[in-house]
The prediction has a mean pLDDT of 81.
The RNA shown here (transfer RNA) has 72 nucleotides and comes from a Syntrophorhabdaceae bacterium.
The sequence is in RNAcentral, with records from ENA.
Rfam family: tRNA. It is annotated as a transfer RNA.
RNA sequence: GCCCGUGUCGUCUAAUGGUUAGGACGUCAGAUUUUCAAUCUGAGAAUAUGAGUUCGAUUCUCGUCAUGGGUA
Numbered sequence: 001g002c003c004c005g006u007g008u009c010g011u012c013u014a015a016u017g018g019u020u021a022g023g024a025c026g027u028c029a030g031a032u033u034u035u036c037a038a039u040c041u042g043a044g045a046a047u048a049u050g051a052g053u054u055c056g057a058u059u060c061u062c063g064u065c066a067u068g069g070g071u072a
Base pairs, nucleotide, nucleotide: 001071002070003069004068005067006066007065010025011024012023013022018055027043028042029041030040031039048064049063050062051061052060
């Protein structure tokens, strides 16, 4: 260089084109406790980026970026 993949909360992971973008762990607050831990309740937190198609895009198409594998 060429070919084939993958990019979603801090991490891991769901979501048949119509979802309040869900769950687990973690974080924060409260309750409980003399304190810590544990437990319970609640809160906050995300679609790599730019276009296109569509009434509607995390999802489909193209480009860019990052990353993984293959190939000489």